Predicted 3D model of a 351-nucleotide part of an RNA (small-subunit ribosomal RNA, central domain) from a metagenome. Model confidence (mean pLDDT): 85 of 100.

Context: one part of a larger RNA
RNA sequence: CUGGGCGUAAAGCAUGCGCAGGCGGCGGUUCAAGUCAGAUGUGAAAUCCCCGAGCUUAACUUGGGAAUUGCGUUUGAAACUAGAUCGCUAGAGUACGGCAGAGGGGGGGUAGAAUUCCACGUGUAGCAGUGAAAUGCGUAGAUAUGUGGAGGAACACCGAUGGCGAAGGCAGCCCCCUGGGCCUGUACUGACGCUCAUGCAUGAAAGCGUGGGGAGCAAACAGGAUUAGAUACCCUGGUAGUCCACGCCCUAAACUAUGUCAACUAGUUGUUGGAAGAGUCAAAUCUUUCAGUAACGUAGCUAACACGCGAAGUUGACCGCCUGGGGAGUACGGUCGCAAGAUUAAAACUC
Numbered sequence: 001c002u003g004g005g006c007g008u009a010a011a012g013c014a015u016g017c018g019c020a021g022g023c024g025g026c027g028g029u030u031c032a033a034g035u036c037a038g039a040u041g042u043g044a045a046a047u048c049c050c051c052g053a054g055c056u057u058a059a060c061u062u063g064g065g066a067a068u069u070g071c072g073u074u075u076g077a078a079a080c081u082a083g084a085u086c087g088c089u090a091g092a093g094u095a096c097g098g099c100a101g102a103g104g105g106g107g108g109g110u111a112g113a114a115u116u117c118c119a120c121g122u123g124u125a126g127c128a129g130u131g132a133a134a135u136g137c138g139u140a141g142a143u144a145u146g147u148g149g150a151g152g153a154a155c156a157c158c159g160a161u162g163g164c165g166a167a168g169g170c171a172g173c174c175c176c177c178u179g180g181g182c183c184u185g186u187a188c189u190g191a192c193g194c195u196c197a198u199g200c201a202u203g204a205a206a207g208c209g210u211g212g213g214g215a216g217c218a219a220a221c222a223g224g225a226u227u228a229g230a231u232a233c234c235c236u237g238g239u240a241g242u243c244c245a246c247g248c249c250c251u252a253a254a255c256u257a258u259g260u261c262a263a264c265u266a267g268u269u270g271u272u273g274g275a276a277g278a279g280u281c282a283a284a285u286c287u288u289u290c291a292g293u294a295a296c297g298u299a300g301c302u303a304a305c306a307c308g309c310g311a312a313g314u315u316g317a318c319c320g321c322c323u324g325g326g327g328a329g330u331a332c333g334g335u336c337g338c339a340a341g342a343u344u345a346a347a348a349c350u351c
Base pairs, nucleotide, nucleotide: 004322005321006320007305008304012319014202015201016200017199021195022194023193025088026087027086028085029084030083033081034080035077036076037075038074039073040072041071042070049065050064051063052062053061054060091192092189093188094187095186096185097183098182099181104178105177106176107175108174109173110172116150117149118148119147120146121145122144126137127136163170164169207248208247209246210245211244212243216242217241221237222236223235224234259318260317261316262315263314264313267296268295269294270293271292272291273290274289275288276287277286278285300307324351325350326349333344334343335342336341
């Protein structure tokens, strides 16, 4: 290289955009680079293979042929691929008209419940906590209760097997700017497409830098318990942090452990958003269809489990990745980072 694979055995990049590259819809004309056919030159000899010959056979030697799957020249063919050119509309996209949505970022504003704290009133001996306790708080008046105030964070019910987003993720309400999707049919462009090494962008939580903020919670830490011990589980406190702005970090069981795109292949039952038709005074309701989502399930597939029209079935295009366990996602070197570290990534040795 060929070959085999990647849901759970090793293996799908966290996700998207996208240059190069690879691949690419329908019809006509043309060309002849690829492709195919013929002719011809060459492809040394030996070897290998076939048919013979010579040593008594064989090995060996030797004659002829075939082969040398290649390359060059030349004459043709024109289906396919490539090129040129003219068109097309089924892919892709644009405009117009509607629709749904926690979509984002962002920005701004605002409401109520609750916790905590502060002030004042009422009021008196407990409160809190646990398996049981103790530390803790409280006669300097706590807990409870009433009124007023401060401040931060999160948004009960609705709420769902629900919706939106490329993923991470997104939830009180209102306003502003802004992205995408779906549906209906008309018009338009006319293959403008798919995938994508390097690259670029986004990327939970924790962590880092600077400046704010700090109610609750809470690594570290302190104390009380438990225990043989208890650097824990339980309890009382409590600092970073959690929140905001800007800048980094770039990793997750970043999971559907399932790359993206396209085509084809039984049914059944829900559910979300449209459209059309039937029905109705209007609804309700029913049917069909498009897009999404969920539970079963046929064929098929699978080692089994399971998957089963957004397949793990049947195919095609392109990318990524795997090759026994440990050593090791480590060392060294490079790149990135303020650091923490990330990324790329071995070998000896051993079983």